[in-house]
Context: one part of a larger RNA
RNA sequence: GGAUGAACGCUAGCGGCAGGCCUAACACAUGCAAGUCGAGGGGCAGCACGUCUUCGGAUGGUGGCGACCGGCGCACGGGUGCGUAACGCGUAUGCAACCUACCUCUUACAGUGGGAUAGCCCAGGGAAACUUGGAUUAAUACCGCAUAGUAUGCGGGACCGGCAUCGGUCCUUCAUUAAACAUUCAUGGGUAAGAGAUGGGCAUGCGUCCUAUUAGUUAGUUGGAGUGGUAACGGCACCCCAAGGCAGCGAUAGGUAGGGGCCCUGAGAGGGGGAUCCCCCACACUGGUACUGAGACACGGACCAGACUCCUACGGGAGGCAGCAGUGAGGAAUAUUGGACAAUGGGCGGGAGCCUGAUCCAGCCAUGCCGCGUGCAGGAAGACUGCCCUAUGGGUUGUAAACUGCUUUUGUACGGGAAGAAACACCCCCUCGUGAGGGGGCUUGACGGUACCGUAAGAAUAAGGAUCGGCUAACUCCGUGCCAGCAGCCGCGGUAAUACGGAGGAUCCAAGCGUUAUCC
Numbered sequence: 001g002g003a004u005g006a007a008c009g010c011u012a013g014c015g016g017c018a019g020g021c022c023u024a025a026c027a028c029a030u031g032c033a034a035g036u037c038g039a040g041g042g043g044c045a046g047c048a049c050g051u052c053u054u055c056g057g058a059u060g061g062u063g064g065c066g067a068c069c070g071g072c073g074c075a076c077g078g079g080u081g082c083g084u085a086a087c088g089c090g091u092a093u094g095c096a097a098c099c100u101a102c103c104u105c106u107u108a109c110a111g112u113g114g115g116a117u118a119g120c121c122c123a124g125g126g127a128a129a130c131u132u133g134g135a136u137u138a139a140u141a142c143c144g145c146a147u148a149g150u151a152u153g154c155g156g157g158a159c160c161g162g163c164a165u166c167g168g169u170c171c172u173u174c175a176u177u178a179a180a181c182a183u184u185c186a187u188g189g190g191u192a193a194g195a196g197a198u199g200g201g202c203a204u205g206c207g208u209c210c211u212a213u214u215a216g217u218u219a220g221u222u223g224g225a226g227u228g229g230u231a232a233c234g235g236c237a238c239c240c241c242a243a244g245g246c247a248g249c250g251a252u253a254g255g256u257a258g259g260g261g262c263c264c265u266g267a268g269a270g271g272g273g274g275a276u277c278c279c280c281c282a283c284a285c286u287g288g289u290a291c292u293g294a295g296a297c298a299c300g301g302a303c304c305a306g307a308c309u310c311c312u313a314c315g316g317g318a319g320g321c322a323g324c325a326g327u328g329a330g331g332a333a334u335a336u337u338g339g340a341c342a343a344u345g346g347g348c349g350g351g352a353g354c355c356u357g358a359u360c361c362a363g364c365c366a367u368g369c370c371g372c373g374u375g376c377a378g379g380a381a382g383a384c385u386g387c388c389c390u391a392u393g394g395g396u397u398g399u400a401a402a403c404u405g406c407u408u409u410u411g412u413a414c415g416g417g418a419a420g421a422a423a424c425a426c427c428c429c430c431u432c433g434u435g436a437g438g439g440g441g442c443u444u445g446a447c448g449g450u451a452c453c454g455u456a457a458g459a460a461u462a463a464g465g466a467u468c469g470g471c472u473a474a475c476u477c478c479g480u481g482c483c484a485g486c487a488g489c490c491g492c493g494g495u496a497a498u499a500c501g502g503a504g505g506a507u508c509c510a511a512g513c514g515u516u517a518u519c520c
Base pairs, nucleotide, nucleotide: 001520002519003518004517006516007515008514009513010512013372014371015370016369017368018367019365020364021330026328027327028326030325031324032323035072036071037070040069041068043065044064047063048062049061050059051058052057079283080282081281088208089207090206091205092204093203094202095201098200099199103196104195105194106193107192108191109190111145112144113143114142121134122133123132124131125130151176152175153174155172156171157170158169159168160167161166181188182187209255210254211253216246217245218244221243222242223241224240226238227237228236258280259279260278261277262273263272264271265270285306286305287304288303289302308319309318310317311316336362338361339360340359344358345356346355347354348353375406376405377404378403386396387395388394389393412456413455414454415453416452420447426441427440428439429438430437431436464509465508466507467506468505469490470489471488475504476503477502478501479500485492486491
C1' cells in the first nucleotide's frame, strides 16, 4: 500500500447493487416451512341447494367433502460444518461386476375368480396420549388360476467377437413370473419386454496439512477355495486352509481440518483463506437399528437406549428450529415473530386448482462497493471579529462574508404513471388427422401508486473526522514544568515544548474519518 462476513470511537443528506451469529453442532415459548388427488374406493361428519314431511325431522339426490382405505410426493427443495486426513474431495479412466420412479420411443397384452380390512355401527378401558373386543363393507388395496416371450433359471447345439475372467446372436427341451380400472366417451391410467434420457452405485492411477520429542504396525489382519449376502464386485459376512499385508518414497500414533470451483495479495513464482454464489461430502438432541420404497438406513418417519425439558388423576405420556421469523444465553459483534404465490421453479391433479418461510419482494444496519448532493458566477473599502508579529504599522483568516445575478440535482407540494405478462384454461381459425403444432381473442402484479415523467416556489433541507518533531503532506501563540500527559519506531515533557492540553492557522481524506484485529 491492498484486503475484510469485521468490531470500537466521533460524525452523518440521498440513491442503486450486494452482504449481515465468524462465538454456544448452547437451550428453545409461539406461528408457519409437504402436501395433493372425489376422473381409484366405501361413504357422508360439516356447509349450500333440491325433494319428501306428521314440521320433530328424513333423504348422498346435487354442488362438493372432514375423517378413513388407496395412489403419487414426502430421498427434492431449505439448514449447518459436528465428524472426517478418507477414493471424502479434485482430476482422469473403467464396470465384460451394476440399479434407475416420473419422462420419451418401440412391440405385445389386459381373460377369470377369491378371501379380507379400515371407515360406518355396537359395546368397553384410560386423567390424557391413545386403545380393546364384536358385527359388517369397498377399491387402481391384497391373493389365486389362465395366457406369454426378445424376461428369468437348468440343459443341448451352431456362429461371431474380445485385454483375462468372458461377451453377443441364433435354434431348441423343460420350468417360473403379468395386469386395473375410472369415465361426462374426450381421455386418463395398467402389465410385460426392449431402447433412450436423467440420476445414482462401485473400482482404480495421480494430487490432497503439521509432528520422528510418534518407528515399528496388523488376527478378518493379507491371500486362497467355498457358501451366504447385495442392484453389483469384494473378508462385505461366515466355516476351512495358508502366513501373509503395510512401513524411512514415513507405516502406525498424535494434533488440526469438511474438499473443490473460487477469494485476497503479489510483476510473477509464491503466500494466505475456503463468508455470500455453484458442485460434491457429512450431519439432523447423543448413540444404535432396521422398516417402507425406484431411491433413505430418512432434518419437520419408526423402534431401542441415554441426557435434558414439559404434562399427569402418579398408573403413564409428550418433545427435538444445524428450515423461516422470533426468545434466552454466550459474545467486541450480526436483522422482521413482514407481504405474495404476480414471476421462476417444485409436488399432486385430466384440468380448474391447492400447497410451497424454495423463490420473488418489502423492513432494519454507512457492513461494503458505486453514484449524486450539500450550490454556481460576479464581488477589495482586501470590511468587522479572531489569531500572529520586528506593534501609531503590517500579515493572516480571505472572494471567504456582506451585496448583486443565476440554477434547482436533491428535498417539499401537486398531477400523471410503468416494464416485469407470456402463458395455462376457455372461445375462434389454420396445418393436420385423433398425436400435436401454429395464429387471433380473453384473463392474471406481492413489489406499488413504487421506479420514472411533468409542474411550482425557493439557496432554500444537507460536513465531518484524523493529523501537523522525523519517517510523512501540514506552524505559530498560550498553558503546563520529567507533572499532567503523548507514543507505530526513533523518542518528546525537569520554565520560552512546531512532539503534552487549548487556540488560531494549515494538511489529507470525505458521508465518512480514525483506531484495533487478521492476511499478503
Molecule: small-subunit ribosomal RNA, 5' domain
Organism: Subsaxibacter sp. CAU 1640